[in-house]
Context: one part of a larger RNA
Formats: sequence, structure tokens, C1' cells
RNA sequence: CUGGGCGUAAAGCGUGCGUAGGCGGCUUGGUAAGUUAGGUGUGAAAUCCCCGGGCUCAACCUGGGAACUGCAUUUAAUACUGCCAGACUAGAGUACAGUAGAGGAGAGUGGAAUUUCCGGUGUAGCGGUGAAAUGCGUAGAUAUCGGAAGGAACACUAGUGGCGAAGGCGACUCUCUGGACUGAUACUGACGCUGAGGCACGAAAGCGUGGGGAGCGAACAGGAUUAGAUACCCUGGUAGUCCACGCCGUAAACGAUGAGAACUAGCUGUUGGGACGAUUGAGUCUUAGUGGCGCAGCUAACGCGUUAAGUUCUCCGCCUGGGGAGUACGGCCGCAAGGUUAAAACUC
Repeated sequence: CUGGGCGUAAAGCGUGCGUAGGCGGCUUGGUAAGUUAGGUGUGAAAUCCCCGGGCUCAACCUGGGAACUGCAUUUAAUACUGCCAGACUAGAGUACAGUAGAGGAGAGUGGAAUUUCCGGUGUAGCGGUGAAAUGCGUAGAUAUCGGAAGGAACACUAGUGGCGAAGGCGACUCUCUGGACUGAUACUGACGCUGAGGCACGAAAGCGUGGGGAGCGAACAGGAUUAGAUACCCUGGUAGUCCACGCCGUAAACGAUGAGAACUAGCUGUUGGGACGAUUGAGUCUUAGUGGCGCAGCUAACGCGUUAAGUUCUCCGCCUGGGGAGUACGGCCGCAAGGUUAAAACUC
């Protein structure tokens, strides 16, 4: 090397773009590198194997044969693979016309609510809980009416609805901008798939600088509870949450299910297109998503089941008993926090 696996037992990188590499549609001709067949040379002897012989047998020794599965060279073959040249359109892409969408970025605008402030009315409570207390209030609170300020989030619509590679995205308007889907034609002509390294994006928390700060709220303080209560409950409350720029690079980053392609019963709901259908419209067909159920098949079972965990192919990643340990050391990255790569002794 040859093996078995990766939804839940160990195991799919958080996600994409893409370098090297691996793999690659249909067809014609050439070539003959891989491949196949034959010849020649070589493949020392011993060993191994087969048939004999010699020590009383055996081990051992020994004769012959086979083998040495290899290498070199040569002559052929040309199905497949490669290479060269040419052609094709079913993969992939471009153009055109449409469609849907919380896809992204920037700027502006709006209403409801909370809070604070100012003014009016008004008087003794308010708030909070299982019950209370801390707290607020006669310096006039709570409640209510009017006004102002400021920040953050956008009720209903709202939907196993939509969009995005993932993280994620939800008020309205404008500007810029990415992708998808549908239709019919034209064009390019394999331009494709995957992807070690690499690069980019990447929730929350956290970090740096400068702003902002309504509500909420780690830490912290107080009140309760309790045997205690460094908690759960209550009253407050700082970082933070928000914005700009720059870091961090991790999550149960989950469908715990890598990407691409082909094939393999159906039924039913829903979203976006297209075609047909005239008792003015129930429905039928098709396509791209997104759900439920289910045949075959698969699975240890649960379950999966055309959105596969079925049947196959290509490429990548990963696993190999538990603990030690995702740790130590070293390297790389980071301002730090830490991240990443990643053992062993020992032990069961």
C1' cells in the first nucleotide's frame, strides 16, 4: 500500500473564491507514452517449489527441472487512457425579454412606546413581591393633560413564506450594487467538477481610538429568601449593548448530514415563473425552491426515503478505545484575551 467508516456511536473544515494536483461530454484522423501479445538478451550461485539420490530416518547434503512474477530491446495490435490536429452541441457560459425577493452598501424620513426635563390639574401615597423590605414621594411623587429632548428597536402585515455561500437579513423613500428563476431564439464550443496550500467573508462576547448612551444590563451595592445564599426574587446600577474606523476568528457556526453529476414508485401543502384550459375558470402539464407523508432500497435502531442516510462515479476534509487533552512544549497569528497546529509519560 491493500481495509472499514464519518445524521445520533470516534469522524464533514463555519462558509465561499480559487492555485497546484486529481478527475472529465460526443466524434474523426494521426501517434503509440500507458496498455496487450510474441521474439531475443538478461534475471550469478545458494534459498523457495517439484521429481530423484546420499547419511538406518529426519534435520542436513546433493543431481535435474521449474521458477526467479523483474528489467532492457525488438516486432506487432490500437479497444480504452494519454498526446497532437480537426469537427460537434446534450455539460458550462454569453446575449435578449421578463419575474419575485427582510440579498448587500450609503443617505434621508416616519409613527407607537419607554425614559428624562418644562408647564397645568391634583393629593397621599407610589412601586414591588409568594409575602415583604430596600427604593421614590408633602422640597408635591404615582395618576392625568400639553410641550420639548434624546437614544434604541421597528407592533400588526408575518407565513415549516422570501433572499443570501455561510454568518445572517424585517418601518418607509431614494441612490449605488450582487445573485437567482422563467421564456424563446441566436452565439461561444468542453471553456467543466473538485480543490492540498492560499485568499476573502464570518453570530455573540471581547479588545483599541473617538463618539453616543433612552431602555436593558455582566460586575458592583442594597433589600429579601435561607442553616448558609458570593444565587434564583426585588430596588438601584458600571462596562457593554448603539455609531465610525481597526482588531479578534470562535459557537450546539446544526440538517450535529462536504461539493458536483447521473439514475431510482407515488400522494399532498406552499412560494416564484411558464404553457394549456371558457359553464369566467375547478383543474392539467412543466420548471426552480421550500414542507409533510410514503414504495423499493438502506440503517444497530431511531429513522432517511428524487431536498436520500437509496444505487453509482469524481475530488476534498476527517476518524481509529476512555482519561491525560484539544492540554504541555515548539512554531505561526493576536494589543491582549486568546486562537491555530498538536504530543507524551502515566493510568483504566
A computed fold for a 348-nucleotide part of an RNA from an uncultured bacterium, annotated as small-subunit ribosomal RNA, central domain. The RNAcentral record of the full RNA draws on ENA, Greengenes and SILVA.